Model confidence (mean pLDDT): 86 of 100. Predicted 3D model of a 500-nucleotide part of an RNA (small-subunit ribosomal RNA, 5' domain) from an uncultured candidate division WWE3 bacterium. It was read from a public genome assembly. Its Rfam family is "Bacterial small subunit ribosomal RNA". Gene Ontology terms of the family: structural constituent of ribosome and ribosome.

Context: one part of a larger RNA
RNA sequence: GGAUGAACGCUGGCGGCGUGCUUAAUACAUGCAAGUCGAACGGAGAUAGUAGCAAUAUUAUCUUAGUGGCGAACGGGUGAGUAACGCGUUGGUGACCUGCCCCGAAGAGAGGGAUAGCAGUUCGAAAGGACUGAUAAUACCUCAUGUGGUUGAAGGUUUUAGAAUCCUUCAACUAAACGGAUUUAUUCGCUUCGGGAGGGGCCUGCGUCCCAUCAGCUAGUUGGUAAGGUAAUGGCUUACCAAGGCGAUGACGGGUAGGGGACCUGAGAGGGUGGCCCCCCACAAUGGAACUGAAACACGGUCCAUACACCUACGGGUGGCAGCAGUAGGGAAUAUUGGUAAUCUGCGAAAGCGGGAACCAGCAACGCCGCGUGCACGAUGAAGGCCUUCGGGUCGUAAAGUGCUUUUAGAGAGGAUGAGGAAGGACAGUACUUUCUGAAUAAGCCUCGGCUAACUACGUGCCAGCAGCCGCGGUAAAACGUAGGAGGCAAGCGUUAUCC
Numbered sequence: 001g002g003a004u005g006a007a008c009g010c011u012g013g014c015g016g017c018g019u020g021c022u023u024a025a026u027a028c029a030u031g032c033a034a035g036u037c038g039a040a041c042g043g044a045g046a047u048a049g050u051a052g053c054a055a056u057a058u059u060a061u062c063u064u065a066g067u068g069g070c071g072a073a074c075g076g077g078u079g080a081g082u083a084a085c086g087c088g089u090u091g092g093u094g095a096c097c098u099g100c101c102c103c104g105a106a107g108a109g110a111g112g113g114a115u116a117g118c119a120g121u122u123c124g125a126a127a128g129g130a131c132u133g134a135u136a137a138u139a140c141c142u143c144a145u146g147u148g149g150u151u152g153a154a155g156g157u158u159u160u161a162g163a164a165u166c167c168u169u170c171a172a173c174u175a176a177a178c179g180g181a182u183u184u185a186u187u188c189g190c191u192u193c194g195g196g197a198g199g200g201g202c203c204u205g206c207g208u209c210c211c212a213u214c215a216g217c218u219a220g221u222u223g224g225u226a227a228g229g230u231a232a233u234g235g236c237u238u239a240c241c242a243a244g245g246c247g248a249u250g251a252c253g254g255g256u257a258g259g260g261g262a263c264c265u266g267a268g269a270g271g272g273u274g275g276c277c278c279c280c281c282a283c284a285a286u287g288g289a290a291c292u293g294a295a296a297c298a299c300g301g302u303c304c305a306u307a308c309a310c311c312u313a314c315g316g317g318u319g320g321c322a323g324c325a326g327u328a329g330g331g332a333a334u335a336u337u338g339g340u341a342a343u344c345u346g347c348g349a350a351a352g353c354g355g356g357a358a359c360c361a362g363c364a365a366c367g368c369c370g371c372g373u374g375c376a377c378g379a380u381g382a383a384g385g386c387c388u389u390c391g392g393g394u395c396g397u398a399a400a401g402u403g404c405u406u407u408u409a410g411a412g413a414g415g416a417u418g419a420g421g422a423a424g425g426a427c428a429g430u431a432c433u434u435u436c437u438g439a440a441u442a443a444g445c446c447u448c449g450g451c452u453a454a455c456u457a458c459g460u461g462c463c464a465g466c467a468g469c470c471g472c473g474g475u476a477a478a479a480c481g482u483a484g485g486a487g488g489c490a491a492g493c494g495u496u497a498u499c500c
Base pairs, nucleotide, nucleotide: 001500002499003498004497006496007495008494009493010492013371014370015369016368017367018366019364020363021330026328027327028326030325031324032323035070036069037068040067041066043064044063045062046061047060048059049058050057051056077283078282079281086208087207088206089205091203092202093201096200097199098198101196102195103194104193105192106191107190109143110142111141112140118133119132120131121130122129123128148174149173150172151171152170153169154168155167156166179188180187181186209255210254211253216246217245218244221243222242223241224240225239226238227237228236258280259279260278261277262273263272264271265270285306286305287304288303289302308319309318310317311316336361338360339359340358343357344355345354346353347352374404375403376402377401384395385394386393387392409437410436411435412434413433414432418427444489445488446487447486448485449470450469451468455484456483457482458481459480465472466471
């Protein structure tokens, strides 16, 4: 000198764009953050109509607790752990999976038994149950068919390090919802298989902080055979066998730490950092486990244990903000318990519904950039302050005064784009345009001994104090304090902390 997610002191007019718990991965009151589908299903309720004296029956529309489907594994947060195939990069998968989406081939035949909601009885303070009875489905089950697929056996070809690829034959096993809507044209769905796209799992060469005052480490350890397990390879697990495997090219141990794209600095080489944004990873009070599912060992799912907190009729229950706001605590320190148009996303045939994702607004000079606080003329160089050799000098064209302008400000009027064809705008009566008023609404901070731009007076008297280094102060202090003047930067200026 540059830089910062900064803080502190003094000061503070506006706008645009960004950024904002770096500390306690501490504890959380309250509200919201994941729903949707009646065109899968049987009911229930409401309204209207028709028939009927009425009970009731039936039709249409709307609403919906429950069964069922899809979603809830995305999106959002945090960086505790992790020195590791975690990340980055290069390859491999002849060892693999893939819901929704796209393309292609084939199919959907015949039956069955339940169950929730509901009704009744009943237990419990509650949370929540128990029993009996009836019922539907695109819920569940059985049989048939087998284009196909899987497994096994036999034979063969190609390629390769290696066949479990491919071809032929045989055997066994293995599907489905003739479901919904309808204008009867279709369309949305269902089942099996092949291919694709996108996504993921696993393996691998190389790179990836400090300490040797950590030098030896290792028994599932290293390898083999067999089995189990997985979508899949593998000591991943188990049994048996062998005795191996790693290490000064730093094993093992300890400390620290999420990694990268990037960012800061620097001429570069390097050094430092990993906040915002993007990619990957890990985590969801702490520890463990599995279930469902295409995918989780699952932040707003389940079970167990622990700690903590809450409710209780003492028998027993409930909870998890490292989602958005917000509260307490910690701290030098970090914001609103705001709004919903677009975008994107889940569901739906659609209308649409939901979304603290997202977009906006609010707060903060926290940062960067831009603008303003007037412009021109004006010497009796006014008054006043300060200094003085008492002549004067300086603040100083500065002020006053005269003329002008209106960025900005205030007031009035118009008023968007963002929503591409009718309507629909949170932001927002905002941006912007225009009229009027009137210099009106707007300047501070630090420094002045040398480094380092800028000097005098008074006060103080090794005191009070200053200080980044050298050093100032003990009676003439350009170094302390005040005043005048000057220098620098400017809505900021200084200080502190950290990096180059």